[in-house]
Context: one part of a larger RNA
């Protein structure tokens, strides 16, 4: 010096990206326990008191024919220690916001999460030799199942809800019409031959699906405007005009895990707050199952604050063990 431990005056997070790490707490009995809530919870909430040993009394439970044995609880009196859940073992707590409902799952060996899954919800396909998947096929899975079943896909408990657009793309439907292959059809032409014929080319016309066309469909892929003016302070614009569109973003939320300008502005918290919480709305560039907004409980998730506690720090020191280094 390094590693692992032990202890520490006064202070107590001043450390630091951040209380990281290490303390604190810890068991049982009794008392007591808030907001909120899906009435189950939250809850061991929080907070507080007691606990050893000796002795006496009372009561209970079990066993036993009984004597009695075992055990539990309550009360009275007393004893010793610095310390009585005496070692080991053994929750720190509270408030607040975000995300995800939850228990689960995951990057074997740098990520455990807000990611995946999930119960629940929707759309869609499938009538059974099912759809779908594997296989060249036979065949197999689906399933020794049968639409309360099975496959695909999106969303993700629960509560309140889920607006407008079918122009594009996709999907579904459509006995008409247009286009359209092989094929059918053969007018007509060419070669050769004396001819019959043989060879060859070939116009109309009839020919599917598909595409065009006509409709439907957004919990299908997706999309959801601009400019100008206007009220008797000012400001603003319920109102009007105009252009464009398939339709111009509804409810709810909003400087947000989304806000560039930005440390926006106001309020709260601090002596002092780019973070945090509550508002405002000027949403660069939220928004409704690529779900919107809430939400008790839950979380080795994440933000901010407080109490307790501490060598994290002010500011380091001593000791123990192991290694290193120097000297012998």
């Nucleotide at each position: 010096c390094u590693a692992u431990g032990u202890u520490g005056a006064a202070g107590g997070a001043a450390c630091u990206c951040g209380g990281c790490a290490a303390u604190u707490u810890a068991c049982c009995u009794c008392c007591g326990u808030a907001a909120c809530u899906u009435c189950g919870g939250g809850a061991u909430a929080a907070g507080g008191a007691g606990g050893a040993c000796c002795u006496c009394u009372u009561g209970g439970u079990g066993g036993g024919c009984a004597a009695c044995c075992a055990u539990c609880a309550a009360g009275g009196g007393g004893u010793g220690g610095c310390a009585c859940a005496g070692a080991c073992c053994a929750g720190g707590g509270g408030g607040u916001g975000g995300c995800g409902a939850c228990u689960g799952u995951u990057u074997a060996a740098c990520a455990a999460a807000a990611a995946c899954a999930c119960a629940g919800g929707g759309c869609u396909c499938u009538g059974c030799g099912a759809a779908c998947u594997c296989g060249g096929a036979a065949g197999a899975g689906g399933a020794c199942g049968u639409a309360u079943a099975g496959g695909g896909u999106c969303u993700g408990a629960c509560g309140c809800c889920u607006g407008c657009c079918c122009g594009g793309u996709g999907c579904c439907g459509g006995a008409a019409g247009g286009u359209u292959a092989a094929g059918a059809g053969g007018a007509g032409g060419g070669g050769u031959g004396c001819a019959a014929g043989c060879c060859u080319u070939g116009a109309a016309u009839c020919g599917a699906a598909g595409c065009c066309c006509c409709g439907g469909u957004a919990a299908a892929c997706g999309g959801c405007g601009g400019c100008c003016g206007u009220a008797a302070c000012u400001a603003u614009a319920a109102c009007g005009g105009u252009c464009c569109u398939a339709a111009g973003g509804u409810a709810g939320c909003g400087a947000a895990a989304u806000u560039c300008c930005u440390u926006g502005u106001c309020g709260g918290g601090u002596a002092a707050g780019u973070u945090c919480c509550g508002a405002c709305c000027u949403g660069c560039a939220c928004g409704a199952a690529u779900g919107g907004c809430g939400u008790a409980a839950c979380g080795a998730c994440u933000u901010c604050c407080c109490c307790g506690c501490u060598g994290u720090c002010u500011c380091c020191a001593a000791c123990a063990u192991a290694g290193g280094c120097u000297c012998a």
Predicted 3D model of a 328-nucleotide part of an RNA (large-subunit ribosomal RNA, domain IV) from a metagenome.